Predicted 3D model of a 492-nucleotide part of an RNA (small-subunit ribosomal RNA, 5' domain) from an uncultured bacterium.
[in-house]
Context: one part of a larger RNA
RNA sequence: GGAUAAACGCUGGCGGCGUGCUUUAUGCAUGCAAGUCGAACGAGUCACUUCGGUGACUAGUGGCGGAUGGGUGAGUAACACGUAAGUAACCUGCCCCUAAGUAGGGGAUAACUCUGAGAAAUUGGAGCUAAUACCGUAUGUGAUGGUGGAGUAAUGCUCCAUCAUUAAAGCCUUCGGGUGCUUGGGGAGGGGCUUGCGUCUGAUUAGCUAGUUGGCAGGAUAAAAGCCUACCAAGGCGAUGAUCAGUAGCUGGUCUGAGAGGAUGGUCAGCCAGAUGGGGACUGAGACACGGCCCCAACUCCUACGGGAGGCAGCAGCAAGGAAUUUUGGGCAAUGAGCGAAAGCUUGACCCAGCGACACCGCGUGGGGGAAGAAGGCCUUCGGGUUGUAAACCUCUUUUCUUGGGGAAGAAUUUUGACGGUACCCAAGGAAUAAGCCUCGGCUAACUACGUGCCAGCAGCCGCGGUAAUACGUAGGAGGCGAACGUUAUUC
Numbered sequence: 001g002g003a004u005a006a007a008c009g010c011u012g013g014c015g016g017c018g019u020g021c022u023u024u025a026u027g028c029a030u031g032c033a034a035g036u037c038g039a040a041c042g043a044g045u046c047a048c049u050u051c052g053g054u055g056a057c058u059a060g061u062g063g064c065g066g067a068u069g070g071g072u073g074a075g076u077a078a079c080a081c082g083u084a085a086g087u088a089a090c091c092u093g094c095c096c097c098u099a100a101g102u103a104g105g106g107g108a109u110a111a112c113u114c115u116g117a118g119a120a121a122u123u124g125g126a127g128c129u130a131a132u133a134c135c136g137u138a139u140g141u142g143a144u145g146g147u148g149g150a151g152u153a154a155u156g157c158u159c160c161a162u163c164a165u166u167a168a169a170g171c172c173u174u175c176g177g178g179u180g181c182u183u184g185g186g187g188a189g190g191g192g193c194u195u196g197c198g199u200c201u202g203a204u205u206a207g208c209u210a211g212u213u214g215g216c217a218g219g220a221u222a223a224a225a226g227c228c229u230a231c232c233a234a235g236g237c238g239a240u241g242a243u244c245a246g247u248a249g250c251u252g253g254u255c256u257g258a259g260a261g262g263a264u265g266g267u268c269a270g271c272c273a274g275a276u277g278g279g280g281a282c283u284g285a286g287a288c289a290c291g292g293c294c295c296c297a298a299c300u301c302c303u304a305c306g307g308g309a310g311g312c313a314g315c316a317g318c319a320a321g322g323a324a325u326u327u328u329g330g331g332c333a334a335u336g337a338g339c340g341a342a343a344g345c346u347u348g349a350c351c352c353a354g355c356g357a358c359a360c361c362g363c364g365u366g367g368g369g370g371a372a373g374a375a376g377g378c379c380u381u382c383g384g385g386u387u388g389u390a391a392a393c394c395u396c397u398u399u400u401c402u403u404g405g406g407g408a409a410g411a412a413u414u415u416u417g418a419c420g421g422u423a424c425c426c427a428a429g430g431a432a433u434a435a436g437c438c439u440c441g442g443c444u445a446a447c448u449a450c451g452u453g454c455c456a457g458c459a460g461c462c463g464c465g466g467u468a469a470u471a472c473g474u475a476g477g478a479g480g481c482g483a484a485c486g487u488u489a490u491u492c
Base pairs, nucleotide, nucleotide: 001492002491003490004489006488007487008486009485013363014362015361016360018358019356020355021321026319027318028317030316031315032314035064036063037062040061041060043058044057045056046055047054048053072273073272080199081198082197083196084195085194086193087192090191091190092189095187096186097185098184099183100182101181102180103137105135106134112127113126114125115124116123117122142166143165144164145163146162147161148160149159150158151157170179171178172177200246201245202244207237208236209235212234213233214232215231217229218228219227249271250270251269252268253264254263255262256261276297277296278295279294280293299310300309301308302307327353329352330351331350335349336347337346338345339344366396367395368394369393376387377386378385379384401429402428403427404426405425406424410419436481437480438479439478440477441462442461443460447476448475449474450473451472457464458463
């Protein structure tokens, strides 16, 4: 000198664009943050009715979603991340292309009705009913498995034959069809696993390891593998730093620097990890699941003492901690997401507004003239000097400001704008509404007077202060920067 998610002191006019719990991954009152579909299903309520029905709504069954989006960085020194490969060892809902099929049956159950238990959470019994819910049967283009054969370096790849096993669901319709469903093949996008290389400090940590290292057999998995189990062998790692300990999410990047490098990983983007602490599985294409379930633990709350309920590291907000970090705001108008045939519904994602000079950038606080160099202040060698064209005064302008009027784009041919009567434009008024902070011994730009008297104090270093202090305090003056200026902290 640069930089910052900064804080503190003093001061403070406006706008734009960003950004805002770095500390206790501490505890949380309240509201909201994941729903949707009646064109899968029965039933019910309401309205209209030409009494045939039609429309709206929804507690339940069912489907899809809830594994995304959002927040956090505790853990992790690891195939976690980055990069480059492999998968002939794998999976993939929705989407796209493509082949074939969608036949014929059955038994239940919630809702509902009756009734019981309980303070509640919740739950028992009896009866009734539907489906794209559930279960057989048929068919088998195919797929999977067995056997035999061919190709291939090869058990998993490709092809042929044969045997066994294995499927489905309807709804809407303008009757043209549309949309679903089932079994395959391919694709896209997504994911799992494996490997080479890279990734902090300590030797005042030198030895570590029994599922440990390898084999064989079996199991498990979508899938290779000690991933797991039994048996067998005794291996495996390590001064090219194993093990142990400490610290830490990683990266694109960011800051600095001529570069090499050093430091860093907040906002934004990619990946990973955990969701009060610990463990577990269920469902599902996908989770071992933040706003799902079960168990243990701590804590909080309700209770009729028998028993129950909860999880803000979502958005606001509260308490605590701290030098320190915002509103319990508006809207789904845009972009995107879920569901739906659609209309649409939902969305604290997002878009906006609010607060904070927290950071960067821009603008303003007036321009020109004006010497009797006014008054006052300060200094003085008492002559004067300086403040100083500074002010007054004359004149001009209106960026800002106030008032009034007009008024968007952002919307996707109709509808639809939170922002917002905002930005912007026009008119009127009037210099009006707007300057401070630090420093002045040297480094380092800028000096005098008074007060104080090793006191009070200053200080980044050297050092000032003990009666003439340009170094303390005040005043005048000066220098620097300017809606800021200084200090502190960290880093190059």